RNA sequence: UUCCGACAAGGGCAAACCCGUUGAAAGGCGGGGGCGCAAAGCCACGGGCCUACGGCAGGGAAAUUGCUAUGGCGGCCGGGCUGCCGGA
Repeated sequence: UUCCGACAAGGGCAAACCCGUUGAAAGGCGGGGGCGCAAAGCCACGGGCCUACGGCAGGGAAAUUGCUAUGGCGGCCGGGCUGCCGGA
């Protein structure tokens, strides 16, 4: 430096669910919890997925319907950057 994670040590993260909080929502954050994770560390670059306040369209209007990311998901996949321990 590259590849690998069978065995070991010290640790790390934390799904569902519950409580609080924030947000229009999706979701985020804090606490509990622990399904899992060797990058479940970081980056929305490509794809995918979620949401639709606002905007646009439909509707005489209201109710309401459709489209739309500028909002999200890094624990959906790929890509980029960095990294502990052990092995080859």

c-di-GMP-I riboswitch aptamer from a Clostridia bacterium, 88 nucleotides, folded computationally. The organism belongs to Clostridia, within Bacteria. Model confidence (mean pLDDT): 87 of 100.